[in-house]
Context: one part of a larger RNA
RNA sequence: UGACGGGGGCCCGCACAAGCAGUGGAGCAUGUGGUUUAAUUCGAAGCAACGCGAAGAACCUUACCAGGGCUUGACAUCCCUCUGACGCGUGCAGAGAUGUGCGUUCCCUUUGGGGCAGAGGAGACAGGUGGUGCAUGGUUGUCGUCAGCUCGUGUCGUGAGAUGUUGGGUUAAGUCCCGCAACGAGCGCAACCCUUGACCUGUGUUACCAGCGCGUGAAGGCGGGGACUCACAGGUGGCUGCCGGCGCAAGCCGGAGGAAGGCGGGGAUGACGUCAAAUCAUCAUGCCCUUGAUGUCCUGGGCGACACACGUGCUACAAUGGGCGGUACAACGGGGUGCGAAGCCGCGAGGCGGAGCGAAUCCCUGAAAGCCGUUCGUAGUUCGGAUUGCAGGCUGCAACCCGCCUGCAUGAAGCCGGAAUUGCUAGUAAUCGCGGAUCAGCAUGCCGCGGUGAAUCCGUUCCCGGGCCU
Numbered sequence: 001u002g003a004c005g006g007g008g009g010c011c012c013g014c015a016c017a018a019g020c021a022g023u024g025g026a027g028c029a030u031g032u033g034g035u036u037u038a039a040u041u042c043g044a045a046g047c048a049a050c051g052c053g054a055a056g057a058a059c060c061u062u063a064c065c066a067g068g069g070c071u072u073g074a075c076a077u078c079c080c081u082c083u084g085a086c087g088c089g090u091g092c093a094g095a096g097a098u099g100u101g102c103g104u105u106c107c108c109u110u111u112g113g114g115g116c117a118g119a120g121g122a123g124a125c126a127g128g129u130g131g132u133g134c135a136u137g138g139u140u141g142u143c144g145u146c147a148g149c150u151c152g153u154g155u156c157g158u159g160a161g162a163u164g165u166u167g168g169g170u171u172a173a174g175u176c177c178c179g180c181a182a183c184g185a186g187c188g189c190a191a192c193c194c195u196u197g198a199c200c201u202g203u204g205u206u207a208c209c210a211g212c213g214c215g216u217g218a219a220g221g222c223g224g225g226g227a228c229u230c231a232c233a234g235g236u237g238g239c240u241g242c243c244g245g246c247g248c249a250a251g252c253c254g255g256a257g258g259a260a261g262g263c264g265g266g267g268a269u270g271a272c273g274u275c276a277a278a279u280c281a282u283c284a285u286g287c288c289c290u291u292g293a294u295g296u297c298c299u300g301g302g303c304g305a306c307a308c309a310c311g312u313g314c315u316a317c318a319a320u321g322g323g324c325g326g327u328a329c330a331a332c333g334g335g336g337u338g339c340g341a342a343g344c345c346g347c348g349a350g351g352c353g354g355a356g357c358g359a360a361u362c363c364c365u366g367a368a369a370g371c372c373g374u375u376c377g378u379a380g381u382u383c384g385g386a387u388u389g390c391a392g393g394c395u396g397c398a399a400c401c402c403g404c405c406u407g408c409a410u411g412a413a414g415c416c417g418g419a420a421u422u423g424c425u426a427g428u429a430a431u432c433g434c435g436g437a438u439c440a441g442c443a444u445g446c447c448g449c450g451g452u453g454a455a456u457c458c459g460u461u462c463c464c465g466g467g468c469c470u
Base pairs, nucleotide, nucleotide: 007470008469009468010467011466012465013464015460016459019424020423021422022421023420026315027314028313029312030311031310032309033308034306035305042053043052064301065300066299067298068297069296070295073125077124078123079121080120081119082118083117084116087104088103089102090101091100092099093098106115107114108113127290128289130288131287132286136284137283138279139278140277141275143273148187149186150185151184152183153182154163155162156161167178168177169176193267194266195265196264198236199235200234201233202232203231204230208225209224212223213222214221239261242255243254244253245252246251317417321376322375323374324373325372326371327370333364334363335362338357339356343352344351345350383414388409389408390407391406392405393404394403430452431451432450433449434448435447436446
């Protein structure tokens, strides 16, 4: 000077408390450990690994294993020789890689050759998801959106260093005020950015429809309109500005007006640094290792195994519910080797069909919970749906290992979960559905969207984490 203390003081945070819903028990999904295996590729490891890299493992991916092949190589540059191709079509052998045939097939030219491509050869070299994240760059997590971390000059101290940054108030904040041997400044905070909430102006097609007209079984369907909704631009608005109280001030409390208050809500934004934190498998890269293999091609298998253990989820255990019938109301998005309407077929998944749409126009697209009616009557049930059998559908060269979906049948565990433990303070939790990325196909995961919409916060003693002073 720091760090630490079951030392002290002050102060924060869903940290506790108050409350709501869960997890821990069940079945299943998924990740991990372990075990197994020819292989079950590799990494991630308390918080901050474990629905994580993986925003898509049937082949491919793929890095693993077995077997079959290649050796200047699947890929780059250079040299020599030969060929005229490369490619396309096609036959045979083979699991394929590959091997071996047939047909067709280049350009320029001064006719020397050149370009380009292929085959063969020699060697320089290529190649490596091989090692080292304790050699590194870059990127990222975390403390932590915490309020801190420093510098110049001056002053003090022999010096390390201190002061400033401490103190009294105040704030979400080293935010601001007052004081002070300090005076200033930088990186952070805040603001500037995006979005959402009100209004105004402009522009109205594909959006809208008040008034006028036409029109329909129904319909902004049509003429038209520029009001409204909405869209897209631009602007206004909020600043403790006004009033009252307290205060030296900063500011705090209350009120008015207002769509909105005192940072309006959300996002983006992450200081100096810490963890030899993570990543050599995104990429880059030093060194080491490998070179008829640790490279490379192919077929098949594996990454999907299963006595077990843990994490994260989904579905439930029912009546605030399940079934059936009827009937409303979204938003964000996506669509051209795409989205695919009407109509028809099928119980259904789906099929036929192909209108329209590069899309405020057409399609995905009937939102679901809700509401109305009806049934079930506490029962392992008309709860629950695992598991399994059969029959089908779709994608794809191909669904055995190992996809998703449908119908019929089957109907398991499960009666609200021990110790323990998680999230959340408002349009939040809970609950309900919808869209998207990846993607041929495959979502209970992830990223978004809207619908319905709570309870509680006395308080800071205690648990956890953090800040300042001592």
RNAcentral holds the full RNA, with entries from ENA and SILVA. Predicted 3D model of a 470-nucleotide part of an RNA (small-subunit ribosomal RNA, 3' major domain) from an uncultured bacterium. Its Rfam family is "Bacterial small subunit ribosomal RNA".